[in-house]
RNA sequence: AGAGUUUGAUCCUGGCUCAGAUUGAACGCUGGCGGCACGCUUAACACAUGCAAGUCGGACGGCAGCAGCACUUAGCUUGCUAAGUGGCUGGCGAGUGGCGGACGGGUGAGUAAUGCGUAGGGAUCAACCUAAAAGAGGGGGAUAACCGUGGGAAACUAUGGCUAAUACCGCAUGCACUUCGUAAGAAGCAAAGGAGGGGCUCGAAAGACCUUCCGCUUUUAGAUGAACCUACGUUGGAUUAGCUAGUUGGAAAGGUAAAGGCUUCCCAAGGCGACGAUCCAUAGCUGGUUUGAGAGGACGAACAGCCACACUGGGACUGAGACACGGCCCAGACUCCUACGGGAGGCAGCAGUGGGGAAUAUUGGACAAUGGGGGCAACCCUGAUCCAGCGAUGCCGCGUGUGUGAAGAAGGCCUACGGGUUGUAAAGCACUUUCGAUGGUGAUGAAAGCGUUAUUGAGAAUAUUGUUAACGUAAGACGUAAGCCAUAGAAGAAGCACCGGCAAACUCUGUGCCAGCAGCCGCGGUAAUACAGAGGGUGCAAGCGUUAAUCGGAAUGACUGGGCGUAAAGGGCACGUAGGCGGAUAUAAAAGUUAGCUUUGAAAAUCUAGGGCUUAACCUUAGAAAGUGAGCUAAAACUGGAUAUCUAGAGUUCAGUAGAGGGAAGCGGAAUUUCCGGUGUAGCGGUGAAAUGCGUAGAUAUCGGAAGGAACACCAGUAGCGAAGGCGGCUUUCUGGACUGAAACUGACGCUGAGGUGCGAAAGCGUGGGUAGCGAACAGGAUUAGAGACCCUGGUAGUCCACGCCGUAAACGAUGAGUACUAGCUGUUGGAGUGCGACGAUACUUUAGUGGCGAAGCAAACGCGAUAAGUACUCCGCCUGGGGAUUACGGCCGCAAGGCUAAAACUCAAAGGAAUUGACGGGGGCCCGCACAAGCGGUGGAGCAUGUGGUUUAAUUCGAUGCAACGCGAAGAACCUUACCUACUCUUGACAUCCUUGGAAUUUUCAAGAGAUUGAGAAGUGCCCGAAAGGGAACCAAGAGACAGGUGCUGCAUGGCUGUCGUCAGCUCGUGUUGUGAGAUGUUGGGUUAAGUCCCGUAACGAGCGCAACCCCUAUUCUUAUUUACCAGCAUGUAAUGAUGGGAACUUUAAGAAGACAGCCGGUGAUAAACCGGAGGAAGGUGGGGAUGACGUCAAGUCAUCAUGGCCCUUAUGAGUAGGGCUACACACGUGCUACAAUGGGUAUUACAGAGGGAUGCGACACUGAGAGGUUAAGCGGAACUCAGAAAGGUACUCGUAGUCCGGAUUGAAGUCUGCAAUUCGACUUCAUGAAGUAGGAAUCGCUAGUAAUCGCGAAUCAGAAUGUCGCGGUGAAUACGUUCUCGGGCCUUGUACACACCGCCCGUCACACCAUGGGAGUGGGUUGUACCAGAAGUGAGUAGGAUAACCGCAAGGAGUCCGCUUACCACGGUAUGAUUCAUGACUGGGGUGAAGUCGUAACAAGGUAACC
Repeated sequence: AGAGUUUGAUCCUGGCUCAGAUUGAACGCUGGCGGCACGCUUAACACAUGCAAGUCGGACGGCAGCAGCACUUAGCUUGCUAAGUGGCUGGCGAGUGGCGGACGGGUGAGUAAUGCGUAGGGAUCAACCUAAAAGAGGGGGAUAACCGUGGGAAACUAUGGCUAAUACCGCAUGCACUUCGUAAGAAGCAAAGGAGGGGCUCGAAAGACCUUCCGCUUUUAGAUGAACCUACGUUGGAUUAGCUAGUUGGAAAGGUAAAGGCUUCCCAAGGCGACGAUCCAUAGCUGGUUUGAGAGGACGAACAGCCACACUGGGACUGAGACACGGCCCAGACUCCUACGGGAGGCAGCAGUGGGGAAUAUUGGACAAUGGGGGCAACCCUGAUCCAGCGAUGCCGCGUGUGUGAAGAAGGCCUACGGGUUGUAAAGCACUUUCGAUGGUGAUGAAAGCGUUAUUGAGAAUAUUGUUAACGUAAGACGUAAGCCAUAGAAGAAGCACCGGCAAACUCUGUGCCAGCAGCCGCGGUAAUACAGAGGGUGCAAGCGUUAAUCGGAAUGACUGGGCGUAAAGGGCACGUAGGCGGAUAUAAAAGUUAGCUUUGAAAAUCUAGGGCUUAACCUUAGAAAGUGAGCUAAAACUGGAUAUCUAGAGUUCAGUAGAGGGAAGCGGAAUUUCCGGUGUAGCGGUGAAAUGCGUAGAUAUCGGAAGGAACACCAGUAGCGAAGGCGGCUUUCUGGACUGAAACUGACGCUGAGGUGCGAAAGCGUGGGUAGCGAACAGGAUUAGAGACCCUGGUAGUCCACGCCGUAAACGAUGAGUACUAGCUGUUGGAGUGCGACGAUACUUUAGUGGCGAAGCAAACGCGAUAAGUACUCCGCCUGGGGAUUACGGCCGCAAGGCUAAAACUCAAAGGAAUUGACGGGGGCCCGCACAAGCGGUGGAGCAUGUGGUUUAAUUCGAUGCAACGCGAAGAACCUUACCUACUCUUGACAUCCUUGGAAUUUUCAAGAGAUUGAGAAGUGCCCGAAAGGGAACCAAGAGACAGGUGCUGCAUGGCUGUCGUCAGCUCGUGUUGUGAGAUGUUGGGUUAAGUCCCGUAACGAGCGCAACCCCUAUUCUUAUUUACCAGCAUGUAAUGAUGGGAACUUUAAGAAGACAGCCGGUGAUAAACCGGAGGAAGGUGGGGAUGACGUCAAGUCAUCAUGGCCCUUAUGAGUAGGGCUACACACGUGCUACAAUGGGUAUUACAGAGGGAUGCGACACUGAGAGGUUAAGCGGAACUCAGAAAGGUACUCGUAGUCCGGAUUGAAGUCUGCAAUUCGACUUCAUGAAGUAGGAAUCGCUAGUAAUCGCGAAUCAGAAUGUCGCGGUGAAUACGUUCUCGGGCCUUGUACACACCGCCCGUCACACCAUGGGAGUGGGUUGUACCAGAAGUGAGUAGGAUAACCGCAAGGAGUCCGCUUACCACGGUAUGAUUCAUGACUGGGGUGAAGUCGUAACAAGGUAACC
């Protein structure tokens, strides 16, 4: 510090997700040791049991219990036991009294301020402590304990009697204090003793007395603690906007420790609130913790400060302090005891239990240390605390060994079978012993206290006692501790997660969209690095992962530090309130601001530098740091406030200018419609085409007249005006604003603007008018599968007017208002000024608008660019992923329709912007092609052939399926082929390699069988080496196993081959340039071409694969060659023939060469490329034809040509044999053949080819048959022989338009040939038969010249079997104006929501399932307001009843106190009525998500009616 994820790719916007750190954690797997921390986050739920606050006998009366002593009595072992007496001593239960139980410990329910934090303030209090001053005199009356008598189950309690005090009460004194008073002064108010020691004196004793210590009373000051007040800060919600009657203030009184409406009466009517009152929800606050670079964010465990609470609610008492956790009273809920009458209790103290929960410990030890309470002290108490136990909960440290060790062991895994890896890892050898185990040893934590001695004070004192010092003395929970030593021995000690990318780490096996994984993207449908296992690897390590949570990354709420034209986002527009911001000069002041000083910001924490534990964590010392804090002093630039002035902003006056600016009234012409009249006749109207409609009752058309309503052609213009919406005939009138010019005046009067107010298109609503045209709804006609639409004919609301609502629009420049600044060029509208030889249709300057380009700059890009989207400032509005949702609920507005404001649950990983490349379009432009058109001939109709589908079948083997399957694989199924079916057989096999044994091989006979096969025989013995035995090669048979075999599956695992777009002209690269980038440029443009062919231009310059050429055939000529081909001339010969001599001319053959290149001429064109015409030429503009197929597309075809991965079968899915099938047949389609006839058929006769084939072959001649053919056989492996008579054509005759002398299917009979075999199922011949068919509907195919059409010939396959296929030649046309349309293609451009690319994408209803949510008659809880009832305990007040020790009084009685009663306040509770919130509810509304459901096709292209608001 970033990364993954939207796309085919790109940039941006934007969300989601990840990597980091952290935790009082939990869960899973695993687990050696120690140190330091931490450990109910949930039920402030309920609690059994034990403990957590006592202490003082030096305050008191005392003596229940214990010990001692004294005395008495009894027993006897005459010094012991027992009993009794004595508070005499140590001590002490209960009680009186004092101090402490207000601290310490727990918890966070409540509390948004009676709290907390920071900084201040004055009107206060205080036990214990410290210092100081003064005092402590003299009396009195009770009471508990105790002893009786009672009540009660108990808790407890009543009554009589005795008694003490540092308990209680008067009196005296009283500095000070309080009240009164001007003062002097007056009045009022206090106390308690206890202990230790002691010479003199007194006393019967006790003691007095002296002294020391402790205690007591009054007061002052301090320390410390507490109470109160003020300012500022302190969560969310406005879908909470008004709240408040003791409320706000004042006078008086009361009350309090104290100010105060704290309380009461009276008076006034205030107080708080948009700077957020009130209400609702949530929450203890802070130091700090965690994260972060910081600013911030989240949190408030442990430790520390403050607050609040103590079963729930209320209340006071006592006290220095409480409205009191382990006190009291009352009410309530709950639990327990009970004799039913009554009582008892409060773990949010420490342990512990139940419960809740994902989850959190021992009913431990000790007061040794630190601290607290009491005490003179010893000491006692202390679940505070210190320790231990449990828990990997966290942090920190250590260990689980170290070195050596290659035969690179074994085993595992992988493998290309060679090996690689685990891996120096192990074993082995040599060493070490931390930790742990066992045995021993063993600090620190102890200071104090007490005793003795000394010292120096108090003191009369060598009693006593305080201070200091020395010596002595006892006390350790932890603790069998820490540390140290010794012994043995590598011995006892490693796991967890991950390995597709992010993100370090890869292979095999299994599985087969199953099982499963997953943080995001996404894996899994037979070769999964993503599931599961294994091997290996990576990371961390006594832990590792997961889950939850916080911050970070996230600049994703942006103060630091974001945005708003199109991504989310500018309010529809203006005016204006509060608020915010604001021109120039001067003066003083000092609020902001700046500087200095003082003070505070607890400690801990953090940071820095040291120190201590072996180190670290941890502990500790010092410092730093930490607040917009408070006060004081100073400065005066800037901001604010004050005062005075100015004119540049703003405004006023004057003179002009332009204008569809607004309101009202009046007027005008054109047009439509209707009505009246004339002319006139059969149609009009409407559409893609029609129909509905109108018209013979006279329409449409045309002429004249009238009526009425609405809108204002031309002018008219990216012209004008207005804030926006918006405004258009003319005139008048009322009225707003703008601009220009020159002076004068005011003197900052300004800008923006939350709320607020006004204006605000169209549609809509209300009332009343009006209604020509247009025209939702509606009706009819069309279209259509349907047509609730588009089109047509009608037509109501409405559109118009008046008044009143509504308040919204894609209300848009998708661009808030204002100010200033920042290159130019150009058009236009309204002004003003200046210049002129020229006064103009002029030039320049300036100003206010309104447009186009464009620099810098900005921007994701598109684009913006003085009218900014640039550079800055001020103010307002708005945004924070998509959907849900321009929604629900609530509120406000509205007559309604509806508007404004505005969520959540749930769901997705995207949604989106701009641009790019393609593809596509019922977009555009240019161009090409037998693409159309123009022609010729076909197919589609018939019969037959052939292929396919379908059907059938035991089987009808398999494949090919739009073009690009269908006379295709198949260049040829009777058996074979053959893969299919049936039946019968074989199992190392029909075929290959290896091993063993035997035999050469081979030929052949018989029997059984359909055959395969089985059985029985016969003949026969080879080749090489070796003397022989034997061995070897090849072959045959048998046997065993490795293996063979498969036309079984997957062409979507593949190679190879092929088709197709398409012989279309395209497809790319290097360098450069350009763009953030995908990409672009080049390759586009202007011409031209068959062509990305060439030329020119050009940020491109070059190059490659394609095109073309090079290759073959063909057309012309030449040269060479001359046999088997040829024969002009010369000669011979025949009935005739190159037959012969010969020839080398011609033809031909086959080798080489020439020729054609836009080369020449003219024209056009940019003078180019090129095109047009001409000449010459056999051929002219690639001469004709062929071969040749770019990058790629179609998961195109083929596993059945072949090869091949994987899977499957193995006495069968392999192999053999026979027979059958592939040839079936209601039907449909493709491709062909033959025809339908006279341009023909038939008969006879007569010409002219080319290219091929031939030995298991072609087969002449001859003979024979009517013929297919047969017999015989010459020649020929071919320019020689043969297939082989080419046919159409020519000539002659006949037929005469007919189902025929056309046509030949079908069928019968007889034959021929091939072949083991012709029945299923061959071809051919002859005779007979003589079907359909008379030119083929919709539709559709081929062809542009030696082509179509037509005619025959040959070949491959092949025993035989072509109408098919591949070739060959003969005869030989017609037409092309042209590119509008159809199809296909190329280039450019445009739109796009497509990219699996239009066979795309995608919307809504309905049906089904699930999920959350709104409404809902209601129902049940919580909280709360108002009104009223009620009123425990308690306190205050009152008091007619009762009681009463201290004081007064001789007494009666009084003062005072207590009980009772009444009353005020008030908790619980109750009644009524509201508000709010949660849960639930028959039914119901929409929403979301789901497998391939249904119906249509709304949107994206002109989406087929442009879309949208």